Large-subunit ribosomal RNA, domain IV from a marine metagenome, 311 nucleotides, folded computationally.
[in-house]
Context: one part of a larger RNA
RNA sequence: CUAUAUUGAAGGAACUCGGCAAAUUAACUCUGUAACUUCGGGAUAAAGAGGGGCUUUUGCUGGCACAAAAGAGAAAGAAGCGACUGUUUAUUAAAAACACAAGUCUCUGCAAAUUUUAUAAAAAUGUAUAGGGGCUGACACCUGCCCGGUGCUGUAAGAUGAAACUUUAUUGUAAUUAUGCUUUGAGGCUAAAUCCCAGUAAACGGCGGCUGUAACUCUAACGGUCCAAAGGUAGCGAAAUUCCUUGUCGGGUAAGUUCCGACCUGCAUGAAUGGUGUAACGACUUCUUUGCUGUCUCCAACAUAUGUCUA
Numbered sequence: 001c002u003a004u005a006u007u008g009a010a011g012g013a014a015c016u017c018g019g020c021a022a023a024u025u026a027a028c029u030c031u032g033u034a035a036c037u038u039c040g041g042g043a044u045a046a047a048g049a050g051g052g053g054c055u056u057u058u059g060c061u062g063g064c065a066c067a068a069a070a071g072a073g074a075a076a077g078a079a080g081c082g083a084c085u086g087u088u089u090a091u092u093a094a095a096a097a098c099a100c101a102a103g104u105c106u107c108u109g110c111a112a113a114u115u116u117u118a119u120a121a122a123a124a125u126g127u128a129u130a131g132g133g134g135c136u137g138a139c140a141c142c143u144g145c146c147c148g149g150u151g152c153u154g155u156a157a158g159a160u161g162a163a164a165c166u167u168u169a170u171u172g173u174a175a176u177u178a179u180g181c182u183u184u185g186a187g188g189c190u191a192a193a194u195c196c197c198a199g200u201a202a203a204c205g206g207c208g209g210c211u212g213u214a215a216c217u218c219u220a221a222c223g224g225u226c227c228a229a230a231g232g233u234a235g236c237g238a239a240a241u242u243c244c245u246u247g248u249c250g251g252g253u254a255a256g257u258u259c260c261g262a263c264c265u266g267c268a269u270g271a272a273u274g275g276u277g278u279a280a281c282g283a284c285u286u287c288u289u290u291g292c293u294g295u296c297u298c299c300a301a302c303a304u305a306u307g308u309c310u311a
Base pairs, nucleotide, nucleotide: 001307002305003304004303006301007300008299010297011296014295019292028050029049030048031047036041038138052061053060054059062066074290075289076288077287078286079285080284081282082281086098087097102136103135104134105133106132107131108130114122115121139277140276141275142274144207145206146205149204150203151200152199153198154197158195159194165188166187167186168185169184172181173180174179208226209225210224211223212222235269236266247263248262249261250260251259
C1' cells in the first nucleotide's frame, strides 16, 4: 500500500449522478396511535415508558458485566408507474416488462371449432355456466364521432367467370353412311373468387384548414368559405408524451435545469393500441424531512493476512 474489521474531537450529507457504503433502529412488557380507506386495513403507524434479585415501600440487596454472550424494523411526507401474491433474460437487466382475477369481441350444436406428420390422437370420457382464438387488465366513474380505405360477415338479382357438357360451322381421315376420331372457330349452360350492394371499429385504423366579427386593447360566444368517411367528445395536459424550454405563476431552499400545485400556447394527449382516479401492495423510479453517522471538512489510531514491496 491492498484486503477485512474496530474506534474517533468539533461539525453532521458540506460527499456524491444519487446518503453508494457505513451508522442509527431492533426482541419483550405497558401506554398510545394520524391522514386516507374498497371499512378489511393503514398499524409493530408515529410517539413514549420499563428493565438483576428480594420485597410492597420514601424499602433492602448481589455482581466487572442484568433484553448479561450471540441474533432481531430506522421512521415520516409527496409524486409517477403497475391494482395485488406471483413470473422473467441459468452466466451484466427482477422492472413500469410477462402473468393475473375481471371485462369484451369472435369461432364452435358435437362426426364441434381449433391443432395435426393425414395416421392416430388432443380438445373430452367435456357439450355453449363448455371448448378454441384475439385484445384489454383488480375496483370506481366512463368508454364519444367516423364503415371512405383494408379486413371480416352477409347477399335466391345483375356483371364477370375455367374445365367439363352441349349446339353449330370447319380441317384431315376411316368407313359407308345410326356416323366415329381429329384440327380450328363461333355460341349455349356455368362453381368459387372478383365486381356490385349492405352490415361491422372492445376489427386494422382515422378523428381539418383559411378568414371576418363585441363601445380602450385583447380575445371571439357569432358569421363566411374550402375540404373530408368523420373532423378529437368526456377527461387529462411542459406529462415515462412539450421541440422551442431552465415555458410562466405559486410552494419548498439563503440559493432548486430536479420536485410539488396551477395555467394551456397539446412541435406531436385522449378514451379496452383503453381515458381519468384510486385504499392496499413494491429489493421499482423521483423529490423532501427527522434521526444517524469517517460519505465528507480532513484525516488519525489500532488489529489481522501464506497478500504486495524493501532490507
RNAcentral holds the full RNA, with entries from SILVA.